[in-house]
About this RNA: The RNA shown here (transfer RNA) has 74 nucleotides and comes from a Thermodesulfobacteriota bacterium. Its Rfam family is "tRNA". Rfam describes the family as follows. Transfer RNA (tRNA) molecules are approximately 80 nucleotides in length. It was read from a public genome assembly. Its mean pLDDT, the model's own confidence on a scale to 100, is 83.
RNA sequence: GGGGCAGUAGUUGAGUUGGAUACAACAGGAGUCUGCUAAACUCAAGAUCGAGGGUUCGAGUCCCUCCUGCCCCG
Numbered sequence: 001g002g003g004g005c006a007g008u009a010g011u012u013g014a015g016u017u018g019g020a021u022a023c024a025a026c027a028g029g030a031g032u033c034u035g036c037u038a039a040a041c042u043c044a045a046g047a048u049c050g051a052g053g054g055u056u057c058g059a060g061u062c063c064c065u066c067c068u069g070c071c072c073c074g
Stems, first nucleotide, its partner, number of pairs: 001073007010026004019057001029043004050066005
């Protein structure tokens, strides 16, 4: 220098052929239970989906540029 894959909550992941309010587990918070803790159960909160543009009535998803990580080729 060329090519491929990945980036979604504090962490790990799902998200189909573009469709309405982005889902789950764990962690953290509150509560029930208990003499206390743990476990179990209940509840609530937490993301402008790596950044910026574009296409579209509508983008996590499609297109372009860039950033970060990993891999392959030279």